[in-house]
Context: one part of a larger RNA
Molecule: small-subunit ribosomal RNA, 3' major domain
Organism: metagenome
């Protein structure tokens, strides 16, 4: 002085209550562990690993296997020596790198030579090989928790104290009083962007109140800036005003006014540290290692194995439903070998054709919902997993090992044991829609849009975590 304690006090927190929905049984996806494999390529492993790096493993990627090839090599540069090549097209062998043959075959020029390629020879290469306990960046976690320290004094031989404690406040070391402290910093807030109101500006591709033309219908047309909305600046929220308690901060109010009231609602922003936490396989970067090989080039295989545990998801087990007819309403994104209106074919996947759009012009583009029929409580018109069979599209190429389309098949499941998870208002629960990767997709995954739209909090005894003060203490 911390650390710890099933030692006190004092407060926080979806920590526990109170509720909603899960998970944990099924089957299916996916990661991991096992185990098997020539290989099943590394790497995360309580919390803080396990749809994690990977925001796209059929070839590639790819680092692992198995075979076949190279030895200055894939790239660049310097010196030497020797060359017209290089490229193309044809062929031969081979699985494919490759390795042979044929043809084709540079520029200037003062003809000395120079310039350019190529080939060949030495220096320099290369390694996703080892150490994340040599390391730099980076990042996780405590934790957006409210701490953490540092000058001067001052107290103690000293280690250190004190300020940073007390009483009160707060979401906060926020602030207020108090006071051997007085000041400062990092961090708390604020300044940053989204968003919720309103005004000004500015109307085009966006909008249509009123005028006017026009159609089967539509802002479709002249036109118009009000309204919507776009995006730029600006108002507004500040315990600013009232009541009440309070010495003050500061609190309480279905108080006024406001579109918002007391941190408005979300994001970005993560202090000194810890864990020798993770990363030498993003990237750099010591040190060791390999150097006809632990470098490289190719073909195939594998990462996709499959007795089984596990973790994280998607569909279900139905009627608040399934199925079928009609029908209605976002938001935010993406688009040039790229999104496609339409039109015809086709049961469909999708083809043929065709028009617009480098986009507030054009297109991708909703679903749950409403409104109507049906189905009667069953393994069913619930479930759809498996499995056969015919296609359709990507793409050299879908066997291993792609999706997605039709017909057929119809497994387990009838709400899940102990235990466990996540949520407090546009939230959970529930619908869909888009993107990034990306030829194509194993995406049920991830990041974001928006429609629908609750139930509960009585409270801090307990359980987890944490902060501040005290307090033992054989622990550092």
């Nucleotide at each position: 002085u911390g650390a710890c304690g099933g030692g006190g006090g004092c407060c926080c927190g979806c920590a526990c209550a109170a509720g909603c929905g899960g998970a944990g049984g099924a089957a299916c996806a996916u990661g991991u562990g096992g185990u098997u494999u020539a290989a099943u390529u590394c790497g995360a492993u309580g919390g803080u690993a396990c749809g994690c790096g990977a925001g796209g493993a059929a070839c590639c990627u790819u680092a692992c296997c198995u075979g076949g090839g190279c030895u200055u090599a894939a790239a660049u540069g310097u010196a030497g020596a020797u060359u017209g090549c290089a490229u193309a097209a044809u062929u031969u062998a081979g699985a494919a790198a490759u390795a042979g043959a044929u043809u084709u075959u540079c520029c200037c020029u003062u003809c000395g030579g120079g310039g350019c390629u190529a080939u060949u020879u030495a220096c320099a290469a290369g390694g996703u090989g080892c150490u994340g306990c040599a390391u730099g960046g980076u990042u996780g976690u405590c934790g957006u928790c409210a701490g953490c320290u540092c000058g001067u004094g001052c107290c103690g031989u000293g280690a250190g104290g004190u300020g940073u404690c007390g009483g009160g406040u707060u979401a906060a070391g926020u602030c207020c009083c108090a006071u051997a402290a007085c000041g400062a910093g990092c961090g708390c807030a604020a300044c940053c962007c989204c968003u919720a109101u309103c005004g000004u500006u500015a109307g085009u591709u966006g909008c249509u109140a009123g005028c006017a033309g026009g159609u089967a219908a539509u802002g479709c047309u002249g036109a118009g800036g009000a309204c919507u909305c776009u995006a730029g600046c600006g108002a507004g929220a500040c315990u600013g005003c009232c009541a009440c308690c309070g010495u003050a901060a500061g609190g309480u109010g279905a108080g006024a006014g406001g579109a918002a009231g007391g941190u408005g609602g979300g994001g970005a922003u993560g202090a000194c540290g810890u864990c020798a936490a993770a990363u030498c396989a993003g990237c750099a970067c010591g040190g060791c290692c390999c150097u006809u090989a632990u470098g490289u080039c190719c073909a195939g295989g594998g990462c996709u194995a499959c007795a089984c545990a596990c973790g994280u998801g998607u569909u279900a087990c139905a009627a608040u439903g399934g199925u079928c007819g009609g029908u209605a309403c976002a938001a935010a994104g993406g688009g040039c070998a790229g999104c496609u209106a339409c039109c015809u074919g086709g049961u469909g996947g999708c083809a043929g054709g065709a028009u617009g759009c480098u986009a507030a012009u054009c297109c991708c583009u909703a679903a749950a919902g409403c409104c109507g029929a049906u189905c009667c409580c069953a393994g069913u018109u619930c479930g759809g997993a498996u499995u056969g069979g015919a296609g359709u599209c990507u793409g050299c190429a879908a066997c291993c090992c792609g999706a997605c389309u039709c017909c057929a098949u119809g497994a387990a499941g009838u709400u899940g044991g102990a235990u466990u998870c996540g949520c407090u208002c546009g939230u959970a629960a529930u619908c869909g829609g888009a993107u990034a990767u990306c030829a194509g997709c194993c995406a049920u995954g991830a990041u974001c849009c928006g429609g629908u739209g609750a139930a509960u909090a009585c409270g801090u005894u307990c359980c987890c975590g944490g902060g501040c003060c005290u307090u033992g203490u054989a622990c550092a």